[in-house]
Model confidence (mean pLDDT): 76 of 100. This is a predicted complex of two RNAs, RNase P RNA and transfer RNA, with 402 nucleotides together. It holds a member of the Rfam family "Bacterial RNase P class A". Its family is annotated with ribonuclease P activity, dimeric ribonuclease P complex and tRNA processing in the Gene Ontology.

RNA sequence: UGAGUAGACUAGGUGGUCGCGGCUUUUAACGCUGAGGAAGGUCGGGGCUCCAUAGGGCAGAGUGCUGGCUAACGGCCAGUCAGGGCGACCUGAAGGAAAGUGCAACAGAGAGUAGACCGCCGAUGGCAUUAGCACAGGCAAGGGUGAAACGGCGUGGUAAGAGCACACCAGAGGUAUAGGUGACUGUACUUGCUUUGUAAACCCCACUCGGAGCAAGGUCAAAUUGAAAACGAGUUGCCCGUUCAAUGUUUUCUGGUAGACCGCAUAGAUGGAUGACCACCCAAGGUGCAAACCUGGACAGAACCCCGCCUACAGGUCUACUCACAUU
RNA sequence: GCCCUCGUAGCUCAGCUGGACAGAGCAGCUGACUUCUAAUCAGUUGGUCGCAGGUUCGAAUCCUGCCGAGGGCG
Numbered sequence: 001u002g003a004g005u006a007g008a009c010u011a012g013g014u015g016g017u018c019g020c021g022g023c024u025u026u027u028a029a030c031g032c033u034g035a036g037g038a039a040g041g042u043c044g045g046g047g048c049u050c051c052a053u054a055g056g057g058c059a060g061a062g063u064g065c066u067g068g069c070u071a072a073c074g075g076c077c078a079g080u081c082a083g084g085g086c087g088a089c090c091u092g093a094a095g096g097a098a099a100g101u102g103c104a105a106c107a108g109a110g111a112g113u114a115g116a117c118c119g120c121c122g123a124u125g126g127c128a129u130u131a132g133c134a135c136a137g138g139c140a141a142g143g144g145u146g147a148a149a150c151g152g153c154g155u156g157g158u159a160a161g162a163g164c165a166c167a168c169c170a171g172a173g174g175u176a177u178a179g180g181u182g183a184c185u186g187u188a189c190u191u192g193c194u195u196u197g198u199a200a201a202c203c204c205c206a207c208u209c210g211g212a213g214c215a216a217g218g219u220c221a222a223a224u225u226g227a228a229a230a231c232g233a234g235u236u237g238c239c240c241g242u243u244c245a246a247u248g249u250u251u252u253c254u255g256g257u258a259g260a261c262c263g264c265a266u267a268g269a270u271g272g273a274u275g276a277c278c279a280c281c282c283a284a285g286g287u288g289c290a291a292a293c294c295u296g297g298a299c300a301g302a303a304c305c306c307c308g309c310c311u312a313c314a315g316g317u318c319u320a321c322u323c324a325c326a327u328u
Numbered sequence: 329g330c331c332c333u334c335g336u337a338g339c340u341c342a343g344c345u346g347g348a349c350a351g352a353g354c355a356g357c358u359g360a361c362u363u364c365u366a367a368u369c370a371g372u373u374g375g376u377c378g379c380a381g382g383u384u385c386g387a388a389u390c391c392u393g394c395c396g397a398g399g400g401c402g
Stems, first nucleotide, its partner, number of pairs: 001324010012281007020034004036299001040310002043308005048213004060209005065079005080094001081092004095204002100202002102198003117143002119139003124136002126133002151169002154166003170194002172191008217262004226253006232244004282297001284295004329401007338354004347385001356372005378394005
């Protein structure tokens, strides 16, 4: 200098004028205050509220390496392992395929207690009996198919071959041991054990989950309906009782609709405010040699609150690190 | 506020229990038939399966996140 990796921050600034919502106030004025990092998607969790609920199980849904943090979470931090990158670093729904079932098109002989097309052998048996044939039979080393063919490679062995035997390498299981809280890692010995892939197919295992949501829910409470009490007139001396009014007036209660309020906030609802203009500066784009002029500020707009995740985002600033090239 | 469904050719739809050239009808184009047109017959074009990422040997199909459209309940 160029190319990158990771993390953090900012989201135009200052002043003035006018306007809108809220608070204070007797009204107005003055004064104070008024969007975000995501207010978005509504994906996860919690608070709060109501309903349900002895306890347990089935079904259903979700999560799935280890340790820690958290009110909780599918979140965050640190680590392990696997994969990718020269590297800084990034990504991972990362339990079980040795409980069972299913699937693996086409090609290919054979696709999962597999199989023999080309091929090798034909020791043994058979034909011939001199060489031989390749009939029975044996084999899977080599070729070929495929994403994947039942460890790799060498030596011995054999008729030809084969973990059939042995050495080395890879993997798996077991034992011992060292480190680590743990996932896991290292070392030594041993078993020829070699076991396909797929669970973001069914399933198995472990753990978690009662339901609904602020239009939750609560308070006050018209009209109408219903109930009760008192008041009027007749009968009677009075009261109770009874009758009348084509059932009046008043009061109280029931219920909780219309409506209002609370829930509701150091922005805050009528589910409705949060803006516009001017001046200077900052950043960007265009024209221009320049001076200067013009345009014009990313994504996006709270609605019960909080913690996260995901998604959108012009431009700018800072820190740490990696690789390449050049110079010293 | 709480949920559900859909997106495949210009249009309407299949395929969605993973399997290789992704289909049907209409439309379009070409040819035949006809004096010409329509109808009919034959052939043919046309697709990043809404977008991005992942699982898998393999994805329209399975999973996740976005985008768009429609619908339901209170």